[in-house]
Context: one part of a larger RNA
């Protein structure tokens, strides 16, 4: 991992609510107990007791409408129109139920006022939904906690008795011997053999290699290094120390591969707001991820949001128009508050600097204050002020007697939300960040497009068949124009609707549009030629001659030509330029505004427009017209709900017409399949039952049915009744492979 068998909301009791049945101001027996029965079951006594019949008050205690007023629905009953008729509209009466006063009862209060009841509907069986309680309450799952045993054969510490330690080495005390000494004593040679001495097998550890080995030989081994090896050594064997207990040369280490409290059995199915799991099918309808609370934030309670029934009977209303009324946000504003930059003019008791003076004291600049001009902002300013938005009220649309809105009651889930270059805010440099409004989608949504991709477009899927369209596309992959007019772009720009962008600053890239000024009396660019004289203006300087630097920039020839814009020199000098003509023959030059392009442009395996590939396009802009293209839309055929007319032996039901609906998690509510077993009623079977294989048909489905091959003795169908009733999951359990 497969496959087969096990595998999870059940029982009782109480409460509450639905059904359907019984009686009914009642309803009802409980243990028991009689009579029948094979039993089960039925009759039948048994009135104790419940529950109901009155409530209000803590209590003491006090005690209510059998109907007084009005609306009015279904019904019924009259009148008018209309229709031939079935009927239909209208009006009026009358109304069970229903609703609104009114009135009472009691508590409370001084009253006023309020709270609760009050005009009789229970009750009892059986089913079904909740809800609590019971040894557990849907199965499974701890870490843990108490008791009572069991363990010291493994290990720690003691006891009591044995065993065990190759050989080498150092050479303490004692002795002995020479030698010196006055003496203590000291030196030398020997002897001797201490010792938690040294080295080093056995033994006993276990430093390093972070070797091997890491489904091993081994749940701790193996090699090689290493400590240690007369001692607080090492060991047999046999006793004792037990679990909040022991032993510890102490690591929270060891007490049988377990130790921050052992192992075993039990309380015990321990608890778990945590995890996982939780089994047939179809139909209807469908959420929540928010609001207060909460030893509350993984959990709950209430309320909103869903569903289901019952009641009521007419109005409801999201959108849209008007009308009145709320409002101070966007935005502008500086009148208020506060903030701001230049200036003015004025004030200055205290501050600074500076003058004047011996001081007092005074000038003047700052700074502060106040004002006025111009100048700039503010959520918590506003002299002002939208668009939207909220409320009433009419009217419109729409839904609604085919029952809306609204009310009462059962059953819920949910209280982790998330998303966007939507929109508007607080908090962050900033997030696929966090916290709010609104709206939408995803959650719980398929289907088509976006390369690919919850939430971006199109679009809200009952089933087959068909046809047209959305968004988006139509050169190939790839369905559809290598369509058509126009323009732009030369970057492979781009070929990207958005997610998923590319900035400030730059570009005699190029189109386009607008001003202005210059042009045929010849503009602009280029070539040729002139660019002269007083004069090297004056001053200055060492020079200063257009061209260091002050001053001042005048006249003359002239087409023109500056007392010089630039380069140059020590200064000249040279070279350009301005200006002038001349040649050439048609625009030129300046600004300022749009498009498209370029440059700014780095990121880590080679690599992306989805690729291919594309270049008057297969890019970009602006326009036509055709196509292709979704579960959308239409048509046909047929199914499920839900309504409504019509028929139709009164049926909770069929038939036929008709509107209308038919996505769906959590989750409600309804119908059904299938499997054991039981009454009854009816059937198959050795001429072959149930099981299994395999095919065929029917049914929306869950399932039926038949045929054949196996197998060889039991099995089914309707109508009821009851369940240890449906498996893929729960690293489930047993088993098999």
């Nucleotide at each position: 991992g497969c496959c087969g068998g096990g595998g999870a909301g059940u029982u009782c009791a109480c409460c509450u609510c639905c059904a359907c049945g019984g009686c009914g101001a009642g309803c009802u027996u409980a243990a028991g107990g009689g009579c029948u029965u094979u039993a089960a079951a039925g009759c039948c006594c048994g009135u104790a007791g419940g529950c109901g019949g009155a409530g209000g008050g803590a209590a003491a205690c006090c005690g209510a409408c059998a109907g007084g007023u009005c609306c009015g629905c279904a019904g019924c009953c009259g009148g008018g129109c209309c229709g031939c008729g079935a009927g239909g509209c209208u009006c009026g009466g009358u109304g069970a139920g229903g609703g609104a006063c009114g009135g009472g009862g009691u508590c409370u209060g001084a009253a006023a006022g309020g709270g609760c009841c009050c005009g009789g509907a229970g009750u009892c069986g059986u089913g079904g939904g909740g809800g609590u309680g019971a040894u557990a309450a849907c199965c499974a799952g701890a870490a843990a906690c108490c008791g009572g045993g069991c363990g010291a054969u493994c290990u720690a510490g003691c006891c009591c008795u044995g065993g065990g330690c190759a050989g080498g080495g150092c050479g303490a005390a004692g002795c002995c011997g020479g030698g010196c000494g006055a003496a203590a004593g000291c030196c030398c040679g020997g002897u001797g053999g201490a010792g938690g001495c040294c080295c080093g097998a056995a033994g006993g550890g276990a430093u390093g290699u972070u070797g091997a080995c890491g489904u091993g030989c081994a749940a701790u081994u193996c090699g090689c290094u290493c400590c240690u090896c007369u001692g607080a050594c090492c060991u047999g064997g046999g006793g004792c120390u037990a679990g909040g207990g022991g032993c510890c040369a102490a690591a929270a280490g060891c007490c049988a591969a377990u130790c921050u409290a052992g192992c075993c059995c039990g309380g015990u199915g321990a608890u778990a707001g945590c995890u996982g799991g939780u089994u047939c099918c179809u139909c209807c309808c469908g959420a929540a991820a928010u609001g207060g609370g909460u030893c509350g934030c993984a959990g709950c309670c209430c309320a909103g949001c869903c569903u289901c029934a019952g009641g009521c009977g007419a109005g409801g209303u999201a959108g849209c128009c008007u009308a009145g009324g709320g409002g101070g946000u966007a935005g502008a504003g500086c009148a208020c508050c506060g903030a701001u930059a230049g200036g003015g003019u004025g004030g200055c008791a205290a501050g600074g600097g500076u003058c004047c003076g011996a001081a007092a004291g005074g000038g003047c600049c700052c700074a502060c204050c106040a004002c006025c001009c111009u100048u700039u902002c503010g959520a918590a300013c506003u002299c002002c002020g939208a668009a939207u938005c909220c409320c009433u009220a009419g009217g419109c649309u729409c839904c609604g007697u085919a029952g809306a809105c609204c009310c009462u009651g059962g059953g819920a889930g949910a209280c982790g939300g998330g998303c966007g270059u939507c929109g508007g805010g607080g908090g962050g440099u900033a997030a696929g960040c966090u916290c709010c409004c609104g709206a939408g989608c995803c959650g719980c949504g398929a289907g088509g497009g976006g390369a690919a991709c919850a939430a971006c477009c199109c679009g809200g899927a009952c089933a087959g068949g068909g046809g047209u369209u959305a968004a988006g596309g139509c050169c190939c992959c790839u369905a559809a124009a290598u369509g058509c007019c126009g323009g732009c772009u030369a970057a492979g720009u781009g070929u990207u609707a958005a997610c998923g962008c590319g900035a400030a600053g730059g570009g005699a890239g190029u189109c386009c549009c607008c001003a202005g000024c210059c042009u045929g009396a010849g503009a602009c660019a280029g070539c040729u030629g002139g660019g002269a004289g007083g004069u090297a203006g004056g001053c200055u300087u060492a020079g200063a001659a257009g061209c260091a630097g002050c001053c001042a920039c005048c006249c003359u020839c002239u087409a023109a030509g500056c007392a010089a814009c630039g380069c140059g020199u020590a200064a000249c000098a040279g070279c350009g330029g301005a200006c002038c003509a001349g040649c050439c023959g048609a625009g030129g030059c300046u600004g300022g505004g749009g498009g498209c392009c370029c440059c700014g442009a780095a990121a880590a395996u080679g690599g992306a427009c989805g690729g291919g590939g594309c270049u008057u396009a297969a890019g970009c802009c602006g326009g036509c017209u055709g196509c292709c293209g979704a579960u959308a839309c239409c048509c046909c055929u047929g199914g499920g709900c839900c309504c409504g007319g019509c028929g139709u032996a009164c049926a909770c039901g069929c038939g036929c017409c008709g509107g209308g609906u038919u996505g769906g998690u959590a989750g409600g509510g309804a119908g059904g399949c299938g499997u054991c077993g039981c009454g009854g009623c009816u059937g198959g079977g050795u001429a072959g039952a149930a099981g299994c294989c395999g095919a065929g048909c029917c049914g929306u489905a869950a399932g039926g049915u038949u045929c054949g091959g196996u197998g060889g003795a039991c099995c089914g169908g309707c109508c009821g009744c009851g369940a240890a009733u449906g498996u893929a999951g729960a690293u489930c359990c047993c088993g098999g492979u």

The part of an RNA shown here (large-subunit ribosomal RNA, domain II) has 737 nucleotides and comes from Candidatus Bathyarchaeota archaeon B24.
The source organism's lineage runs through Archaea, Thermoproteati and Candidatus Bathyarchaeota.
It was read from a public genome assembly.
It matches the Rfam family "Archaeal large subunit ribosomal RNA". For this family Rfam cites "The comparative RNA web (CRW) site: an online database of comparative sequence and structure information for ribosomal, intron, and other RNAs" (Cannone et al., BMC Bioinformatics, 2002).